[in-house]
Context: one part of a larger RNA
This record gives sequence, structure tokens and C1' cells, in this order.
RNA sequence: CACUGGUUAAGGAACUCGGCAAAAUGAUACCGUAACUUCGGGAGAAGGUAUGCCCUCAUUAAGUGUAACGACUUGCUCGUGAAGCUGAAGAGGGUCGCAGAGAAAUGGCGGUAGCGACUGUUUACUAAAAACAUAGGACUCUGCAAAGUCGCAAGACGACGUAUAGGGUCUGACGCCUGCCCGGUGCCGGAAGGUUAAGGGGAUUUGUUAGCCGCAAGGUGAAGCUUUGAACCGAAGCCCCGGUAAACGGCGGCCGUAACUAUAACGGUCCUAAGGUAGCGAAAUUCCUUGUCGGGUAAGUUCCGACCUGCACGAAUGGCGUAACGAUUUCCGCGCUGUCUCAACCAGUGGCUCA
Repeated sequence: CACUGGUUAAGGAACUCGGCAAAAUGAUACCGUAACUUCGGGAGAAGGUAUGCCCUCAUUAAGUGUAACGACUUGCUCGUGAAGCUGAAGAGGGUCGCAGAGAAAUGGCGGUAGCGACUGUUUACUAAAAACAUAGGACUCUGCAAAGUCGCAAGACGACGUAUAGGGUCUGACGCCUGCCCGGUGCCGGAAGGUUAAGGGGAUUUGUUAGCCGCAAGGUGAAGCUUUGAACCGAAGCCCCGGUAAACGGCGGCCGUAACUAUAACGGUCCUAAGGUAGCGAAAUUCCUUGUCGGGUAAGUUCCGACCUGCACGAAUGGCGUAACGAUUUCCGCGCUGUCUCAACCAGUGGCUCA
């Protein structure tokens, strides 16, 4: 000097991002216990009191149970129960210490708000959470040789199940609710018309040459073979017509107006598929912003309650509440303390120096 422990005057969070760490609480019995609440909880809420040893009540209550007695169903029986053994809880009195749950082990508590209902799960080796899951809700597919999944196939799972079943997707207890838009994309349905492949079809067309014409060069050219391939027929799909948002998603601008001012219930106009309803709101969302007002502090960029000017909340990508729960996050208080003012001493271990 470092580490691991112990103690500390006065103060008591002034430390610090933050009470991190430490201290404190702690057992059992009794008393007592708020808001709120899904009436179960909250709750060990909170907050108090008692606790050692000796004597007496006291051969305590009670239990067990021998002898004895009783009963009959006559048994290794049952009932009462001297003896013996075990043995709480309490009352009164006394007594010792600083201290009686005398050591060890053994909850700190309260208030407020956010998030997630809860128990559970997770990044084996930096994240345990507000993330995942969950019961509950909804949509959708599937009639059984089911849908879906694995496999080239055989085959298997689904399921030795059968729509109160199985698969997929979203939401996430519970309470109150879940508004408007189908123009775009998707899905479902429709089939009149347009477009449309392979294929069918074969008009037309190319080459070749027996023959014929020509003195020749060459011309023409049937059948067959060969080349080309028009019209027409031709499914789904797409175009088209409807439906569907707890499908993917979306949910406006400008101007004017009331007898102070301000504001605009009201009016005009443009655009849209429709222009954000209820509820909430400087929020885990608010840039400006430490918004403004109130509370708490002597003093508060955090916190709580309001306001609404929502840069850029908003309704199962769920909205708003919510008792209980949480090694969760924020703020405040009580208790407590070497976290600190500000350090000191002690013990052990290691290091260093010297011998």
C1' cells in the first nucleotide's frame, strides 16, 4: 500500500447517475391494522406489548394406562379408571444482570406514478426486461383419402382425432369499448364482353422434275416429296362487375364571421375513397421546451396534478382504466447508518523494505 473483517465523537444521504455498498429490521405469542378491491385480498399492512430463573396454586388441565370395577357380542374386546409415566398453558409472589427470542440462524417500512394482468420463459459465456409465452378475444382455412407439414416415392404426422375438432394469422386476464374509408394492394365471388398459350386448322407459298415448248440458252410444269403458314376454334389469368378492414392499410387545406378584445357554435371554397369518433394527451410518443399554472423543496431540466398550441396519440399494428403480482422503471418520506463532512484505530492475509 491492497484486500477481507471489526469499532467510531458530532452530524445523518450533505455522497452519488442513483442510498451502490453498508447499517437497520428480524423468532414466537397476544393486541391492533388504512386507502383501494375482481370481496379472494391488500396484510406479517402500519404500529405496539410480552419473553430469563426460583417458589406457590399443584400430586395442575390433559394424554397414556397397570390393578380394580362394569358391560356383553366372551374377545389378544369395549367403557370408567387407583398406581406409574408423560405433561402444556396460565395466575400470584420473588430474584439477578447494562442487556432474558442474552449466541447463531431469522422480513426494513410507507406513499406516488409508468409498463406488463398474474405463475411462467429468454440472449449456456456482458441484456431477465416494458421482450416471449399465457388463459381469454377475433378473423380465416378444413366435411375426412380433411386442411396443413415432411418425403423423389412408398409412406408418415395431423389422429387411431372429426367443426365443442384440427391448421394459420393477429390481439393478449378483467371492466367500459372498438368510430369513418373498399379509391390502391390482397383475398372471396361473378361470368356477358375484350385480350390470350400449347394444340387443332389449313388458305397461301418455296424447292425438286416426268412431260411439253425452244436450234440452243432457257421457259413452263401434273402427281409425289418438301417449304411456308392466313382466316377460324381454343382454358385459367389479366382487363371488367360486385363484396370484404379484429385483411395490408388510410383517416385534409384555405378564407371570413358574435355590440370591448379574444375566440368562432356559423358560413364560403378547393380537394378526397374517407377526412381521426370515444377516450387519452409536453405522454416509454412534445421538436420548439427547463411549455404555462398548481403541489412537493430554503432552492426541483426529474416527479405528481392540470391545461391542450397532439413538430409527429388514438381504438385487437387495439384505445382508456384497473385490485393483485414484479430480483422491473421514476419520484418522495420514515427508520438506519463511515456513502459522505473527514477521517481514525484494531485484527487477519498478501505485497514492499530490512535482517